Two RNAs folded together computationally: RNase P RNA and transfer RNA, 447 nucleotides in total.
Rfam match: Bacterial RNase P class A. By type it is a ribozyme.
RNA sequence: AGGGCGGGUCGCCCGAUCGCGGCCGCCACGUGCGGCCGAGGAAAGUCCGGGCUCCGCAGGGCAGGGUGCCAGCUAACGGCUGGGCGUGUAAGGCGACGGCACGUGCAACAGAGAGCAGACCGCCUCGAUGCUGCCCAACGGCGGCGUCGAGGUAAGGGUGAAACGGUGCGGUAAGAGCGCACCAGUGCCGGUGGAGACAUCGGCAGCUAGGUAAACCCCACCCGGUGCAAGGUCCGAGAUGGAGACAGAGCUUGCCCGGCUCGCUACGAUCUCCGGGUUGACCGCUCGAGGUGCGGGGCGACCCGCACCCCAGACAGAUGCUCGGGGCCCCUCACGGGGCACAGAACCCGGCUUACAGACCCACCUGCAGA
RNA sequence: GCGGGAGUAGCUCAGCUGGUAGAGCGACAGCCUUCCAAGCUGUAUGUCGAGGGUUCGAUUCCCUUCUCCCGCUCCA
Numbered sequence: 001a002g003g004g005c006g007g008g009u010c011g012c013c014c015g016a017u018c019g020c021g022g023c024c025g026c027c028a029c030g031u032g033c034g035g036c037c038g039a040g041g042a043a044a045g046u047c048c049g050g051g052c053u054c055c056g057c058a059g060g061g062c063a064g065g066g067u068g069c070c071a072g073c074u075a076a077c078g079g080c081u082g083g084g085c086g087u088g089u090a091a092g093g094c095g096a097c098g099g100c101a102c103g104u105g106c107a108a109c110a111g112a113g114a115g116c117a118g119a120c121c122g123c124c125u126c127g128a129u130g131c132u133g134c135c136c137a138a139c140g141g142c143g144g145c146g147u148c149g150a151g152g153u154a155a156g157g158g159u160g161a162a163a164c165g166g167u168g169c170g171g172u173a174a175g176a177g178c179g180c181a182c183c184a185g186u187g188c189c190g191g192u193g194g195a196g197a198c199a200u201c202g203g204c205a206g207c208u209a210g211g212u213a214a215a216c217c218c219c220a221c222c223c224g225g226u227g228c229a230a231g232g233u234c235c236g237a238g239a240u241g242g243a244g245a246c247a248g249a250g251c252u253u254g255c256c257c258g259g260c261u262c263g264c265u266a267c268g269a270u271c272u273c274c275g276g277g278u279u280g281a282c283c284g285c286u287c288g289a290g291g292u293g294c295g296g297g298g299c300g301a302c303c304c305g306c307a308c309c310c311c312a313g314a315c316a317g318a319u320g321c322u323c324g325g326g327g328c329c330c331c332u333c334a335c336g337g338g339g340c341a342c343a344g345a346a347c348c349c350g351g352c353u354u355a356c357a358g359a360c361c362c363a364c365c366u367g368c369a370g371a
Numbered sequence: 372g373c374g375g376g377a378g379u380a381g382c383u384c385a386g387c388u389g390g391u392a393g394a395g396c397g398a399c400a401g402c403c404u405u406c407c408a409a410g411c412u413g414u415a416u417g418u419c420g421a422g423g424g425u426u427c428g429a430u431u432c433c434c435u436u437c438u439c440c441c442g443c444u445c446c447a
Base pairs, nucleotide, nucleotide: 002366003365004364006362007361008360009359010358012326013325014324015323016322018320020038021037022036023035024034025033026032040342044353045352047351048350049349050348051347052227054225055224059257060256061255062254064223065222066221067220068219069083070082071081072080073079084097085095086094087093098218099217103216104215105212106211120157121156122153123152124151125150126149127148128147129146130145131144132143133142134141135140165183166182167181168180169179170178184208185207186205187204188203189202190201191200192199193198231283232282233281234280241274242273243272244271245270246268248262249261250260251259252258276446277445290309291308292307293306294305295304296303297302327340328339329338330337331336372443373442374441375440376439377438378437381396382395383394384393390427398414399413400412401411402410420436421435422434423433424432
């Protein structure tokens, strides 16, 4: 220097004018002046998980949904970390990675046969029969090529996504785990290493059991609902409005049990429909599983301690426009011109996924050359 | 902001225990008619919104993504 592989950081910068949202201070209170703060790594998709909130308490069973190698981290997770297994020459990437030796189902077309499979071609045996060659003096004997029938065979051909281990030798009428050797796998028994997933070694068994569970299902574990338009306080307005359902009704995700609330003829905490009013203010609301630095523990995810910092809180929704200078890229001989990715908070966090011009940094693998 | 649903022929919809997708209207051509309409006969229709996965095989099952639609304030 080539090819490759993975991770991290940043993601235009500086200044000025005029504006916008919030907080604080001052005030000669005028909607005044001054100061400070003001988007992201994804603020996105809303795919998971949690905090928080309320629900006539949240219990049990069934149904339903989710997850799925092992161990750990965590508030929790379908996330992350480490390990195992599979795959790649390797760095490394990816893996819904429990179970079809519980039960049930499915496999179009092709093909002989597709689920305790199967005989189309081929190969082999037997029987019947046609033609025919050779030997023989003859009786007869030995064959060859067909046809039909009865069987054997899973080696070979062919079909298919998939055809019931592979190679060799023996064996046989021809064949076949039919027998044997080696190889691959599976099951059982035992040893060793490991916390475990698992790895490895030895022995036995011809045992060879097909695929599909992102098919029903089985096994293990987890899951109450709601979603800041949750919920609470205050002010104001209007009609404690009308109709219907129900003696039992309603609520608790669906059903059952259980529980709770109200009621027993309606002044019902009920349900449905029609109608009326409002579309205000405040709390929730941003100090948090928070950030930065240092030290310690752990391979790591992460945890612990100390110090410092405060870093958006709108409610039709602020975070913008212009000018000057600089940087990078593109076009042009040049003057000059154009562009600077994806994208905009809405209760808050932890993840995942998706979008993203470019710049910089770090680790590793491979093969080449030299020492 | 939160919750739910749907993308299949030009349009409106079927089809989903996985096996190569249809119906109606419309379009086009022919017949009929002097011509048009109606009628009759025939034909073409599709990456099943996009990408990936599971499977031998996906409109159907799973994941990601794009577009569209619907509902949700408070008081009594």